Notes
This is a predicted structure of a 124-nucleotide RNA (SAM riboswitch aptamer (S box leader)) from a Chloroflexota bacterium. Its Rfam family is "SAM riboswitch aptamer (S box leader)". Its family is annotated with regulation of gene expression in the Gene Ontology. Rfam describes the family as follows. The SAM riboswitch is found upstream of a number of genes which code for proteins involved in methionine or cysteine biosynthesis in Gram-positive bacteria. Lineage of the source: Bacteria > Bacillati > Chloroflexota. It was read from a public genome assembly, where an Rfam model found it.

RNA sequence: CCCUUAUCAGGAGAGGUGGAGGGAUCCGGCCCGACGAAGCCCGGCAACCACCACAGCCCUGGCGAGCGCCCAGGCCCGUGGAACGGUGCCAAUUCCGCUCCGACUUGUUCGGAGAAGAUGAGGG
Numbered sequence: 001c002c003c004u005u006a007u008c009a010g011g012a013g014a015g016g017u018g019g020a021g022g023g024a025u026c027c028g029g030c031c032c033g034a035c036g037a038a039g040c041c042c043g044g045c046a047a048c049c050a051c052c053a054c055a056g057c058c059c060u061g062g063c064g065a066g067c068g069c070c071c072a073g074g075c076c077c078g079u080g081g082a083a084c085g086g087u088g089c090c091a092a093u094u095c096c097g098c099u100c101c102g103a104c105u106u107g108u109u110c111g112g113a114g115a116a117g118a119u120g121a122g123g124g
Stems, first nucleotide, its partner, number of pairs: 001124008013042001015041003021032003027097003043090003048086002051081004056076001058074005094116001098114006104107001
């Protein structure tokens, strides 16, 4: 960098440092910011991966004459738990904006799908 997949309306400090910028990108809008931005530290949120328990399906092995049942292990999926580990996140829907479809209260409207993007996991 590319591909696949899940999620994106919820949640998270009147701390320290730092000093002017920030809200991913170009542009536009609209916002945040010296009642101090980014960054860094601490703190916190969440629970994707990993972890634990239970249930189910399936597979393998064992017991059994056999249907079946039981036992052990494993994959997947679900529910719950925990948060030590790997990430992530901590204004506003992913702040809004593009394309298609639909609704009516016809509009700086609402809803759905897609695109783009972010994050996790897996793969190249």